[in-house]
RNA sequence: UCCCCUGUAGCGCAAUGGAUAGCGCGUUGGACUUCUAAUUCAAUGGUCGUGGGUUUAAUUUCCACCUGGGGCG
Numbered sequence: 001u002c003c004c005c006u007g008u009a010g011c012g013c014a015a016u017g018g019a020u021a022g023c024g025c026g027u028u029g030g031a032c033u034u035c036u037a038a039u040u041c042a043a044u045g046g047u048c049g050u051g052g053g054u055u056u057a058a059u060u061u062c063c064a065c066c067u068g069g070g071g072c073g
Base pairs, nucleotide, nucleotide: 002071003070004069005068007066010025011024012023013022018056026044027043028042029041030040031039049065050064051063052062053061
């Protein structure tokens, strides 16, 4: 240089063109408990890497760039 994969909440991940983008952990508050832990109830969360294109509609499709990882030489 070329090729492939990845990027979504504080962390780990889901979504296969259509409703308000969800799940677990975490965090906060309450209940319970002599206290802590555990359990339980509620709350808390997003520029879907950046820019543009296609489409009535894009997390999803296309292009370029960027981040991280891998492969040939």